[in-house]
Context: one part of a larger RNA
RNA sequence: CUGGGCGUAAAGCGUACGUAGGCGGACUUUCAAGUCAGAAGUGAAAGCCCAGGGCUCAACCCUGGAACUGCUUUUGAAACUGGAAGUCUAGAGUCCCGGAGAGGUUAGGGGAAUUCCGAGUGUAGCAGUGAAAUGCGCAGAUAUUCGGAGGAACACCAGUGGCGUAGGCGCCUAACUGGACGGGAACUGACGCUGAGGUACGAAAGCGUGGGGAGCAAACAGGAUUAGAUACCCUGGUAGUCCACGCCGUAAACGAUGUAUGCUAGUUGUUGGUAUCCAUAGGAUAUCAGUGACGAAGUUAACGCGAUAAGCACACCGCCUGGGGAGUACGGUCGCAAGAUUAAAACUC
Numbered sequence: 001c002u003g004g005g006c007g008u009a010a011a012g013c014g015u016a017c018g019u020a021g022g023c024g025g026a027c028u029u030u031c032a033a034g035u036c037a038g039a040a041g042u043g044a045a046a047g048c049c050c051a052g053g054g055c056u057c058a059a060c061c062c063u064g065g066a067a068c069u070g071c072u073u074u075u076g077a078a079a080c081u082g083g084a085a086g087u088c089u090a091g092a093g094u095c096c097c098g099g100a101g102a103g104g105u106u107a108g109g110g111g112a113a114u115u116c117c118g119a120g121u122g123u124a125g126c127a128g129u130g131a132a133a134u135g136c137g138c139a140g141a142u143a144u145u146c147g148g149a150g151g152a153a154c155a156c157c158a159g160u161g162g163c164g165u166a167g168g169c170g171c172c173u174a175a176c177u178g179g180a181c182g183g184g185a186a187c188u189g190a191c192g193c194u195g196a197g198g199u200a201c202g203a204a205a206g207c208g209u210g211g212g213g214a215g216c217a218a219a220c221a222g223g224a225u226u227a228g229a230u231a232c233c234c235u236g237g238u239a240g241u242c243c244a245c246g247c248c249g250u251a252a253a254c255g256a257u258g259u260a261u262g263c264u265a266g267u268u269g270u271u272g273g274u275a276u277c278c279a280u281a282g283g284a285u286a287u288c289a290g291u292g293a294c295g296a297a298g299u300u301a302a303c304g305c306g307a308u309a310a311g312c313a314c315a316c317c318g319c320c321u322g323g324g325g326a327g328u329a330c331g332g333u334c335g336c337a338a339g340a341u342u343a344a345a346a347c348u349c
Stems, first nucleotide, its partner, number of pairs: 003321004007303002012317001014201004021194003025088007033081002035077008049065006091191001092188003095184004103177007110154001115149007125136002162169002206247006215241002220236004258316002261313003266294013298305002322349003331342004
C1' cells in the first nucleotide's frame, strides 16, 4: 500500500462545537472539467510475448507481428459526477400554541440527625468487639430535658422514573437562563452530514491563594489479631472532603458498542404529548418522542444483538495489526508540581 477488522479476542478519541477537507434532496435548461466513443500524432532501439528463420541442438543471433494499457491534439455524445442559471419542499431551520422535567447559574429560607457548649435531673458506669483492650467517666460521663453554636448532607416521595452532549443533576422558594418533545403548517428554500488540526466542557483525587471545618477520614499514634501484621477489627486523628477564584485534564470517563441518515415481523411494561371513539372514578384504539423486558428474519466464533441492532445499506472521522520490553526511554508540547500528551528501539518468547 491492497486488504481484514474494532460489545467481550488488538482496536470507538471522555463529550461536544466547529475550520480545512470528504460526501450531499427533487425537477428543468445549459456548459462539457471528470466520463464515454471515433480519428490523428507520438509512445527510440534492444528486451518481454507470438510466428517463422540461421549456427549439428540449445544458449545465442536474425526477420516480421503484437504489445507499449500512456500522453497530446481533434471530432462527437450528454446518462451519471461536476460548473452555471432557474424552480420546488419531503432534509434542515424559523414562527405560533401547549404541556413535562433532580438541565444550568445566583440569592434567600427550612426541618431531621451527628458533634460541641451552657444549665437542670440523676449515678456508676459508658463505649467497643468474635472476644477484648486502648479510649471516655466520681473533676459527675452514658441516659434524659431545655437553651445555644456550627458545618455538611437533604430520609420518606423514589420508580430498569425524569433531565442533560458527556462528566453529571435530588429539601423548599424566587430571579435569570439552555435544550428537548407534541400539535399547527404561516415563513426561508438544501441553508445539510461528518469533521484532520483547533476550541470549549470535563467525576474523583491532587496543586496554588484565601476562608471554613460538624461528621467522615488517606497519613500518623495507640489497642487487638497473628509466627509476623508496616493490613483486615477497635479507639483516636491531620491533610482532604465544604466555599471563592485559578490550575490539573485523567477514570472500568462503560452500553467496554463513534456520529448522522434510510430500510427491515411482532408481543408486553413504563414516561411525556396529540387525535379519535366509548361516555364517565376511567377505558379502548391510533400516532409521535423517550426508556425497559422478550422475540421473527437476519447476524455472531460463541455469548448474545435483534427498529435504542451487534441486521441491511450509505457518508465522514477515530483506532487496531502476536506477547513481553512499554503506554516505557529519548525528543517535542503543556503543567507551579504531581504528571499529562505525542511515542520508539535494542533484546527476548

RNAcentral holds the full RNA, with entries from ENA. Predicted 3D model of a 349-nucleotide part of an RNA (small-subunit ribosomal RNA, central domain) from an uncultured prokaryote. Its Rfam family is "Bacterial small subunit ribosomal RNA". The coordinates come from a structure-prediction model, not an experiment, and the mean pLDDT is 88.